[in-house]
RNA sequence: CUCCGGUUGAUCCUGCCGGCGGGCACCGCUAUGGGAGUUCGCUUAAGACAUGCGAGUCGAGAGGUGCAAGACCUCGGCGGACGGCUCAGUAACACGCGGACAACCUGCCCUCGCGUGGGGGAUACUCUCGGGAAACUGAGGAUAAUACCCCAUAGGUCCGGGAUGCUGGAACGCUUCCGGGCUCAAAGCUCCGGCGCGCGAGGAUGGGUCUGCGGCCUAUCAGCUUGUAGGGGGUUUAACAGACCCCCUAGGCUUCGACGGGUACGGGCUAUGGGAGUAGUCGCCCGGAGAUGGACUCUGAGACACGAGUCCAGGCCCUACGGGGCGCAGCAGUCGCGAAAACUCCGCAAUGUGGGAAACCACGACGGGGGAACUCCCAGUGCGUGCACUUUGUGCACGCUGUUCUUCUGCCUAAAAAGCAGGAGAAGUAAGGGCUGGGUAAGACGGGUGCCAGCCGCCGCGGUAAUACCCGCAGCCCGAGUGGUGCUCAUUAUUAUUGAGUCUAAAACGUCCGUAGCCGGUCUGGUAGAUGCCUGGGUAAAUCGAGGCGCUUAACGUUUCGAAUUCCGGGCAGACCGCCAGACUAGGGACCGGGAGAGGUUGGAGGUACUCCGGGGGUAGGGGUAAAAUCCUGUAAUCCUCGGAGGACCACCAGUGGCGAAGGCGUCCAACUAGAACGGAUCCGACGGUCAGGGACGAAGCCCAGGGGCGCAAACGGGAUUAGAUACCCCGGUAGUCCUGGGUGUAAACGCUGCAGGCUUGGUGUCGGGGGUCCUACGAGGGCGCCCGGUGCCGGAGCGAAGGUGUUAAGCCUGCUACUUGGGGAGUACGGUCGCAAGACUGAAACUUAAAGGAAUUGGCGGGGGAGCACCGCAACGGGAGGAGCGUGCGGUUCAAUUGGAUUCAACGCCGGACAACUCACCGGGGGCGACCAUCACAUGAAGGCCAGGCCGAUGACCUUGCCUGAUUCUUGGAGAGGUGGUGCAUGGCCGUCGUCAGUUCGUACCGUAGGGCGUUCUGUCAAGUCAGAUAACGAACGAGACCCUCGCCCCUAAUUGCUACGCCGAUCUCCGGAUCGGUGGCUACAAUAGGGGGACCGCUGGUGCUAAAUCAGAGGAAGGAGAGGUCAACGGUAGGUCCGUAUGCCCCGAAUCCCCCGGGCUACACGCGCGCUACAAAGGUUGGGACAAUGGGCUCCGACCCCGAGAGGGGAAGGCAAUCCCGAAACCCAAUCGUAGUUCGGACUGAGGGCUGUAACUCGCCCUCACGAAGAUGGAUUCCGUAGUAAUCGCGUGUCAACAUCACGCGGUGAAUAUGCCCCUGCUCCUUGCACACACCGCCCGUCAAGCCACCCGAGUUGGGCCGGAGUGAUGGUGCCGUUCUUGCGGCGCUAGAACUUCGAUCCAGCAAGGAGGGCUAAGUCGUAA
Repeated sequence: CUCCGGUUGAUCCUGCCGGCGGGCACCGCUAUGGGAGUUCGCUUAAGACAUGCGAGUCGAGAGGUGCAAGACCUCGGCGGACGGCUCAGUAACACGCGGACAACCUGCCCUCGCGUGGGGGAUACUCUCGGGAAACUGAGGAUAAUACCCCAUAGGUCCGGGAUGCUGGAACGCUUCCGGGCUCAAAGCUCCGGCGCGCGAGGAUGGGUCUGCGGCCUAUCAGCUUGUAGGGGGUUUAACAGACCCCCUAGGCUUCGACGGGUACGGGCUAUGGGAGUAGUCGCCCGGAGAUGGACUCUGAGACACGAGUCCAGGCCCUACGGGGCGCAGCAGUCGCGAAAACUCCGCAAUGUGGGAAACCACGACGGGGGAACUCCCAGUGCGUGCACUUUGUGCACGCUGUUCUUCUGCCUAAAAAGCAGGAGAAGUAAGGGCUGGGUAAGACGGGUGCCAGCCGCCGCGGUAAUACCCGCAGCCCGAGUGGUGCUCAUUAUUAUUGAGUCUAAAACGUCCGUAGCCGGUCUGGUAGAUGCCUGGGUAAAUCGAGGCGCUUAACGUUUCGAAUUCCGGGCAGACCGCCAGACUAGGGACCGGGAGAGGUUGGAGGUACUCCGGGGGUAGGGGUAAAAUCCUGUAAUCCUCGGAGGACCACCAGUGGCGAAGGCGUCCAACUAGAACGGAUCCGACGGUCAGGGACGAAGCCCAGGGGCGCAAACGGGAUUAGAUACCCCGGUAGUCCUGGGUGUAAACGCUGCAGGCUUGGUGUCGGGGGUCCUACGAGGGCGCCCGGUGCCGGAGCGAAGGUGUUAAGCCUGCUACUUGGGGAGUACGGUCGCAAGACUGAAACUUAAAGGAAUUGGCGGGGGAGCACCGCAACGGGAGGAGCGUGCGGUUCAAUUGGAUUCAACGCCGGACAACUCACCGGGGGCGACCAUCACAUGAAGGCCAGGCCGAUGACCUUGCCUGAUUCUUGGAGAGGUGGUGCAUGGCCGUCGUCAGUUCGUACCGUAGGGCGUUCUGUCAAGUCAGAUAACGAACGAGACCCUCGCCCCUAAUUGCUACGCCGAUCUCCGGAUCGGUGGCUACAAUAGGGGGACCGCUGGUGCUAAAUCAGAGGAAGGAGAGGUCAACGGUAGGUCCGUAUGCCCCGAAUCCCCCGGGCUACACGCGCGCUACAAAGGUUGGGACAAUGGGCUCCGACCCCGAGAGGGGAAGGCAAUCCCGAAACCCAAUCGUAGUUCGGACUGAGGGCUGUAACUCGCCCUCACGAAGAUGGAUUCCGUAGUAAUCGCGUGUCAACAUCACGCGGUGAAUAUGCCCCUGCUCCUUGCACACACCGCCCGUCAAGCCACCCGAGUUGGGCCGGAGUGAUGGUGCCGUUCUUGCGGCGCUAGAACUUCGAUCCAGCAAGGAGGGCUAAGUCGUAA
């Protein structure tokens, strides 16, 4: 030693992106004070520079000017090679650490020794005379020195010879003697102290050179090199050396990365990190390099010299045009460049350097100040009491303190400032930045906006209720700072040495052989390279760590110790690695034996089928497909049969059998050849493993050359299919497939699993070999164990994200190799190598993107599978719809308006919505309305009412005139009432639908890392997750069922308005038997009514089933397996419907979108659709007669009965607030008629006359009568309903309602046919399977084309630059020779180095470019539909 957000409906992984931390640079907003700092034009332009300053000093070395002093000029000495700046170049002995010089130099300094004798000639300043604009320069005359020269002595150096020793790893070194050659020292001044000068030796210091090791990227740079590598001899240098030259040899370097390219001053160190590391190196220190680019030289101890010189180039300046001058990468400063960086300050007081004997002088080194929140450190922006409001707090008043602030004095300072000490005044002068959806601390606050404006590191917010935008308020974090951008470290074990991986996520080379490399069995002895330990040196200082000390603390400074792992020596150990020597056999190899095998190559032989040809037989089709057609066939096909030819292939055997390294290998025989297994009392003796480069093999396809060609078959032709069909299907058919010889070298070349070795529970097959045992028909037989090797399945531990794997590992270890590091761009481009080509191998980047991906889970889906179920499925049957007319609803259209909603099932006789006004929401017109607060006006009369006239469809609504009344009032602003105005995607409630379904969950346990599973699965059964059995589940809940209601059978009870067996009375009829009606009594007998109870439970018998659940049949029974029907009806989904029933958030209107009135419209009409009614007729129509219900309703109501009318209806009117009164059937039955026709069917449409309701039937009601008499003769594709009191058919009631029913909801009457099954269609449930879907297949998603933007590639060319090579010209330097009017020079010739310029060529980089090619990203484009 840290995690968090983001791929999903959810999960676990892989993996990247982002966030939280630190550092550096810049930027935004903001800012009180002090201290410290080795901070401040490093990044871009080693770009260009105006101006000033930055190196002088010495009179004790001299000469001169000057009255003198100060001072100045010149000669001379020392220093200007240090200090200061910068980082362009440099990948190198440049740097770092350690060595070497026996191959070197060293001024000033130190030590020691010796010396300092004699002489000479010049020259500067100055003076005189010139040239020149200037810079500068020429001639003549004089003069000095510590300037220069000569002689002497000492000395030095070289050569030859000799000697004694010394150092050392090694003498070529040192010492010394002799001889010779060459060279050949010195300087004075003085204040008399001294300071100097010369030679020699040594030291110190500073340098020079050589060398071992260490530290960047790139192989899309693999070969480089001719002074190159070495030798001999020279030249040069302080010194070595191919450094240079002449001659000779032909070498030298390199995969341990030469050569080339890119980048870069190196180190101490700095940032970060737990460390290993990674990144950086600006400042300080050490080293190097450079001074506009380049070359060269003098002087000197030292330079090839930032403030020296010469030349060239480029730039700038002055000029009298003849010539001259300059170099801030020194300090300030200017311009430019840029995101980016300070004053043209003070001083030599300190430190230090140069000069001087010294005093001293000089110093943009340095010290000090100014500017900059650049970094670090310290501190502050107040404290208290009382009162007021009060929630922490705020305000006021008073008091306290004084860091800061203002001010005074002193100390400090070179001088100041600052600071310190003391005094006075005064709470006054001092808080911001970012954030508040998650990550991530902090708002479900208000307003604005409405996928707009905008925000956002990532995920993501914004489409009218935004905790995410913009404001306000509130809050959170840090705080003199706080945020943003870029780079960087960490996070990141996402480069993995520590410390990852490669079956499926990215990743094992297609396979084998094998070189370098890496790794390597057992034993013994030695050694000590490596290793470990001890020790010495070194690792500069600064930095870092620890302990002290000093500034009030701290930062900072200082001191001591430590660390600085690397490096160089010395010693010890000897296990292990290495090396040397010896031995061994367990690894490996060789040999022998008998067996196994589609191992390979070559040759030969055979078999069936197919096609073609010929002969014979035979006749009309054959072939092909889902169905067809193209095609073949009358010149005889297909078919049968005989014969021949050809090429390809090798059925059965055949096996998750065998062999091979892989690719791959299959008739039989032979030859040649390779490998493996087993067995062996044989031999060798570590000979081994893996392998970068390299080599060999390598399916299919493709290419080249030559053969061959039966069948099959890319391309191609034709036929179909289709919207199209460049496909799938069919008929043909060429390359090719086959052989020989070459080439290519790739595949899902897969076990998607590299090779080798060792270890780690098992079971069961099979193949080969060897043992054992039993049987035996003695066969190479059979059975069962065991051992070795191969090849499968299952499975344990372990491993793994899981799937899975599991002695044939994906387990645990070892060795070696290859490969991976988000997705796309892309296996593309460029370059290189190979190839005949196609192409292969190697293999990027710009740009773009928040995911891409793996495994598994739950759903959903499938023109996947299995099981079950349903008359809103089929089948069987019955009846309809779709055709006609009409009714009604919808769409469309129209209209001033035709109000609005609902649109598959699950909108469309639906909103109970049958609209004449109302309803009413729409259209046209007219009128009315503001609680409350403020405001305007108002007793000089607001507002209101009214007659008449006008206006108007109409109206004191408005206008005119007049009258009445008398306090409020809409004139304006807010704010309301009201709104069938908007939003059903803000809602409640209610409802539809999935669902006439049988499902949906929970607790505990168990399994899984988790999502989740199990339970709820399986088998049987059921209407049912109904029940039973099995089962890691055991129980439970909501549903189903049961309970409840109605109907069906029985019993009990009850009583009136109900019923009436029976008795009595009356009336009518009579076939005299009786029947009917009315009244009255009567009993609860029956019925009905409405309360309670019984009854049915697979209970009984038999069969099936498991002795289960259950099911089938039967008996009994009114009813039989849920008796029939209803009510109720799960978790939830459908943003389903309704704001136009009501409720309700938000928004809107507010004198109109509110309220009222009149009229119109919702009723329109070319047309399309749904639901119905009536029909098309004889099972019927018409006429006459006759019979039987139930549910219900009734006071502005039902209305008996009577009268009138042909009828609708009208006039009266009893009874009824209801088991009392009223409303009441039709189909049916009987009789007659019609006779198959557009009819005596059908009734639309139209005319006339009436009736009813209502203010009002014109738009636009219903009914009656008469007349008129349309379409229609059973309805295409398709589609709906129904399984029994059902369908069909018949009427009745109620709702709505003033009136109007073909509607809805109910009621009864008559009353069938068919099935007793199935899963084919439509769907539902369960199990299973695939999935790239999860908004869930109405899903997802691909490519071309079209449009726009972006970056890259190719590109005829063109422009610029770097570097390299050749040639020419050639400043200048060096050197040799010659000449020369004295020569420090000049000229000529030769050799050599050579800047710069010109030109040619090679290479690399960059810019532009007509055009071309692909890629990425974009809105809802086009075409198809590949996965």
Predicted 3D model of a 1427-nucleotide RNA (small-subunit ribosomal RNA) from a soil metagenome. The RNAcentral record of the sequence draws on MGnify. The coordinates come from a structure-prediction model, not an experiment, and the mean pLDDT is 80. Rfam family: Bacterial small subunit ribosomal RNA. Gene Ontology terms of the family: structural constituent of ribosome and ribosome.